TPP riboswitch aptamer (THI element), 119 nucleotides, folded computationally. Its Rfam family is "TPP riboswitch aptamer (THI element)". Rfam links the family to the GO term thiamine pyrophosphate binding. For this family Rfam cites "Thiamine derivatives bind messenger RNAs directly to regulate bacterial gene expression" (Winkler et al., Nature, 2002). Of the family's consensus pairs, 95% are formed in the model.
[in-house]
RNA sequence: GAUAGCGGCUGGGGGUGCUUCAUUGCGCGUCUUCUAUGAGGCGCAGCAAGUGAAGCUGAGAGUCACCCUUCGAACCUGACCCGGAUAAUGCCGGCGUAGGGAAGCAGCGAUGCCUUUGG
Numbered sequence: 001g002a003u004a005g006c007g008g009c010u011g012g013g014g015g016u017g018c019u020u021c022a023u024u025g026c027g028c029g030u031c032u033u034c035u036a037u038g039a040g041g042c043g044c045a046g047c048a049a050g051u052g053a054a055g056c057u058g059a060g061a062g063u064c065a066c067c068c069u070u071c072g073a074a075c076c077u078g079a080c081c082c083g084g085a086u087a088a089u090g091c092c093g094g095c096g097u098a099g100g101g102a103a104g105c106a107g108c109g110a111u112g113c114c115u116u117u118g119g
Stems, first nucleotide, its partner, number of pairs: 001113001005108002008105003011069004017056007024048003027044007075100003081094004
């Protein structure tokens, strides 16, 4: 001196799935009332990015956090993909040296590396 590395500031990018129970709403079915376009009961292996409580994976499963930011597997696409496992799942692996994907600033800084000077 240049880096590896390390955090910092400002900005930006990103995801939120699976299962169970309760409850609410809606839908469907059915029964009662017995004539009401009504009310009520019960059921549903029907639906909900409604609410609450648990369980699974994960950094994060709507968190005031977390992760990533071109040195880019954060995340998206392919993909209602393929293989395996699981109670189940975007759980694990493959795909994947694939195609996309959000940046600037200043600082610290090596015992390793380069250059120079003196002994």